[in-house]
RNA sequence: GGGCGGUUGGCGCAGUGGAAGCGCACUUGACUUACAUUCAAGGGGUCACAGGUUCAAAUCCUGUACCGCCCA
Numbered sequence: 001g002g003g004c005g006g007u008u009g010g011c012g013c014a015g016u017g018g019a020a021g022c023g024c025a026c027u028u029g030a031c032u033u034a035c036a037u038u039c040a041a042g043g044g045g046u047c048a049c050a051g052g053u054u055c056a057a058a059u060c061c062u063g064u065a066c067c068g069c070c071c072a
Base pairs, nucleotide, nucleotide: 001071002070003069004068005067006066007065010024011023012022013021018055026042027041028040029039030038048064049063050062051061052060
């Protein structure tokens, strides 16, 4: 330098046009003498960044950044 894949809450991941969810973690309450477990409720994400297409973009297109694999 070229090719491919990845980037979504604190962490691990899903979501392939109709606008974001799951598990764990966290907070509050119930339960307990207390802790844990369990149950109920809740908070937290300008979807890596910028631009474009579209009535509508995490999703499609272009560029950039970072990470990984392969080729030279």
Predicted 3D model of a 72-nucleotide RNA (transfer RNA) from a Candidatus Omnitrophota bacterium. The source organism's lineage runs through Bacteria, Pseudomonadati and Candidatus Omnitrophota. RNAcentral holds the sequence, with entries from ENA. Model confidence (mean pLDDT): 84 of 100. Rfam family: tRNA. The family's RNA type in Rfam is transfer RNA.